[in-house]
RNA sequence: GCGGAUGCCGCGCUGAGUCCGAAGCCACCCGUGGCAGAGGAGCCGGGGAACCAACACUUCUGGGGUGAAUCCCGUGCGAGGCGCACUGCCGGCGACCUAGCAGUCGGAGGCGGGGCGAGGAGCACGGGUAGGGCAAGUCGUGCCCGAAUCCGUCAGCUCACCCGGUAGGCGUACGACACUGGAGGG
Numbered sequence: 001g002c003g004g005a006u007g008c009c010g011c012g013c014u015g016a017g018u019c020c021g022a023a024g025c026c027a028c029c030c031g032u033g034g035c036a037g038a039g040g041a042g043c044c045g046g047g048g049a050a051c052c053a054a055c056a057c058u059u060c061u062g063g064g065g066u067g068a069a070u071c072c073c074g075u076g077c078g079a080g081g082c083g084c085a086c087u088g089c090c091g092g093c094g095a096c097c098u099a100g101c102a103g104u105c106g107g108a109g110g111c112g113g114g115g116c117g118a119g120g121a122g123c124a125c126g127g128g129u130a131g132g133g134c135a136a137g138u139c140g141u142g143c144c145c146g147a148a149u150c151c152g153u154c155a156g157c158u159c160a161c162c163c164g165g166u167a168g169g170c171g172u173a174c175g176a177c178a179c180u181g182g183a184g185g186g
Base pairs, nucleotide, nucleotide: 011171012170013169014168018041019040020039024035025034026033027032028031042166043165044164045163046162047161052156062154063151064150065149066148071128072127073126074125075124076123077122082117083116084115086113087112088111089110090109093106094105095104096103131145132144133143134142137177138176139175140174141173
């Protein structure tokens, strides 16, 4: 000097995710500081009448919620179920034969096996897209996201009423206009 990790402080982004704070415990300079977190405020989400809406819905390839995160196209894989013939086993029944049993042929139907075909829930990858974000407002340009997860067969809206959350992850601009605030000095 460069790079990495960790801790603290400040500024900021996404998002509802911010603020106050009891009992009690600890330290000591006995009144301060720290830990703690009941509870509360604010914000967010869900359930829940009438009226309205829906009027058939679900029918299992259920339905619904949070969220900007929906939908479309292509490629590959592809479950259960469906169709086709093939094959193994069982096989009432009919015919032939027999004195009779047995035997031979055909066969409705049932169970199992793999093969082919159509369509296809879902998954992966790629492209696009409704929609969303980028230092409080507007315009322009540019960049980025377009996930995940919960309920459990059940929920339209919805007064009263009831219930829950208050995280996590990060460093996503530039120019112009308009505006607001802070620091320092006198």